[in-house]
This record gives sequence, structure tokens and C1' cells, in this order.
RNA sequence: UUCUUAUCCAGAGCGGUGGAGGGAAAUGCCCUAUGAAACCCGGCAACCUAAGUUAUCGAUACUUAAGGUGCUAAAUCAUGCAGAACAUAUAAGUUCUGAAAGAUGAGAA
Repeated sequence: UUCUUAUCCAGAGCGGUGGAGGGAAAUGCCCUAUGAAACCCGGCAACCUAAGUUAUCGAUACUUAAGGUGCUAAAUCAUGCAGAACAUAUAAGUUCUGAAAGAUGAGAA
């Protein structure tokens, strides 16, 4: 990098260093000197490993949070493509479902 698969409306700092950007990209809309990114510390969570509990042929379920990741503004911040419902003279619009794109884990090449 590609493929497969699961998840993505919950949760998480009034800390230190730093000093201007950041929210994937496009369009919007936001965050930011009342301090962006990044790093450190702290925290959250429970995908994989591990340990344990009930039960079992097995699967499954639950607990812990030690190891590997991950995450720590806004639903993946919203939208785009397809369909349905509502609304409208038309257009703009609202809601829902699915896809696409993306993120993260696990497995494979």
C1' cells in the first nucleotide's frame, strides 16, 4: 500500500513544554493568543493478548485493566450518491434508510 471483517449519537484534564495554526480532502460551518499543531504527563474505553468467574462438548456472556493498539471540541462537525416519507406553485428545505469516502481494531497478501 491492497484485500477481508467488526465498530463509529457513550466516555475522557481548569496539568506541563510549545507558540500559529487546526477540524482527512472539496464545499460549508466551526475551534484557536481566554493559546492551534506537536511532545510529555494524566484520563477514557475494552478491539487484540493475558488473568479470572458462571456455565459448557463447544460457542457465547461477564469481570479486571497487567501487555499491544486506539481515543481524549462539535454524531465520522454537516453535506455530496441512491431511495422513501413530509412540505412547497416552483426552487430552496426537513426526517429516515442504504451506499460512497474516511477513521480505528483484528486478520491476510